[in-house]
């Protein structure tokens, strides 16, 4: 200076003017309501104070919290699956191990069991699981031709026939019963030796995962379990419209007083006569439902600073701060001026040079809005800054 490691780590524009939202708190100008005590509600009003994210999103794990449900054991299902740690907890995350990828930094992985059963292996192929023999290779016969001999019979070869071996070579497939090379053979083959894969067993390293070494074993055990399925861990179920509380009328319970024509009670605006109606009336009590109001619901596995302990994830200790919260659901607009980013434009400057800086001009500035609350993962998306690689060019 490209480019990458999808590395690590930051920000999510700033100030000001105008105008507007939502929630606290304050003032008491209005209006309402009562138990009359500036208690309570709507307004309204203020140099007040606070007012979205890194993913708030997806709801894909995990808890916290509420509620049901449970002696206890078991079957089904479900999930997770190298090993240590870490965490409140996980299928997170953080350090090995292994396997793979990349020229590298560095990344990726559901990574237990196919010497328990069972399935399955398309197509092509001869043959896909108690292996096969298509082509070739070798071997014996047997026909045939040819040679040698007086014949018997004996040798050599080619096409076919017909038996046998063989798994070296072709070929087919992702996948064909260990791989290279030697010896050995009719021709071949762990048949035999070596190295290399493996299988076992010891020894030393390491908490482990596994690692490095010997010794035995010619090698048994194709792959597939995000096929059934074994084996270990582990798992109630629903989810803030959880759920709690207060809660007026209506009809229905209970109870207790009065009263049932010697009239309780009601109606005539109150009251007392007085008229009419008239068998019920009144109080208390409990328990519940929907609209509604209050809580859940903002101090919590909380945020930031500094310091220890740990490679790290993480942990402990001190100080410090209080930080949105609604039920049409707020957090916004519009100018200005700085700053930020990109141009195959233009100019100057700075350097031997690759190139760099700054100025004008023009354009641009993402994704996305909390609804109970955390800890992850995943996706989306802009800009900076840093580290380490690989590449070019230049001194």
């Nucleotide at each position: 200076c490209g480019a990458a490691g999808c590395g690590g780590c930051u920000c999510a524009g700033g100030c000001g003017a105008u105008c507007g939202c939502c929630g606290u708190c304050g003032c008491u100008c209005c209006g309402g309501a009562c138990g009359c005590g500036g208690u309570c509600c709507g307004g309204g009003u203020g140099c007040a104070c606070g007012g979205a994210g890194g993913a708030a999103a997806g709801u894909c794990c995990g808890a916290g919290c509420u509620c049901c449900a449970c002696a206890g054991g078991g079957c089904a299902g479900g999930a997770u699956g190298c090993c240590a740690g870490u965490c409140a907890a996980c299928a997170g995350c953080u350090g090995g191990u292994g396997a793979g990828g990349g020229u590298g930094a560095c990344c990726u992985c559901a990574a237990g069991g196919a010497a328990a059963g069972u399935g399955c292996c398309a197509c092509a192929g001869a043959a896909a699981g108690c292996a096969a023999a298509c082509c070739g290779c070798c071997c014996c016969g047997g026909c045939c031709u040819g040679g040698a001999u007086c014949a018997c019979u004996c040798c050599a070869g080619a096409u076919c026939c017909g038996g046998g071996g063989u798994a070296a070579g072709g070929g087919u497939g992702a996948a064909a019963g260990g791989g290279u090379g030697a010896g050995g053979u009719a021709a071949g083959a762990g048949c035999u030796c070596a190295c290399c894969g493996g299988g076992c067993u010891c020894a030393c390293g390491g908490u482990a995962a596994c690692g490095u070494g010997g010794a035995c074993c010619g090698c048994a055990c194709g792959g597939u379990a995000a096929a059934c399925c074994c084996c270990a861990u582990u798992c109630g179920g629903a989810g803030c419209a959880a759920g709690a509380c207060g809660g007026a009328a209506u009809a229905g319970g209970a109870a207790a007083g009065c009263g049932c024509c010697u009239g309780a009670g009601g109606g005539c605006g109150g009251c007392c006569c007085g008229c009419c109606c008239a068998a019920g009336c009144u109080u208390u009590c409990g328990g519940g439902u929907a609209a509604c109001g209050u809580c859940g619901c903002a101090g919590g596995a909380g945020g930031c600073g500094c310091g220890c302990g740990g490679c790290g994830a993480c942990g402990c200790g001190c100080g410090u701060c209080c930080c949105a919260g609604a039920a049409g659901a707020a957090u916004g607009a519009u100018c200005g001026c700085c700053g930020c980013c990109c141009g195959c434009c233009u100019g100057c400057c700075g350097g031997c040079g690759a190139c760099g800086g700054c100025a004008g001009c023009g354009g641009g500035a993402a994704c996305a809005g909390a609804a109970c609350u955390c800890g992850g993962c995943u996706u989306a998306u802009g800009a900076g800054c840093u580290c380490u690689u690989c590449g070019a060019c230049c001194g």
Molecule: Bacterial RNase P class A
Organism: Pseudomonadota bacterium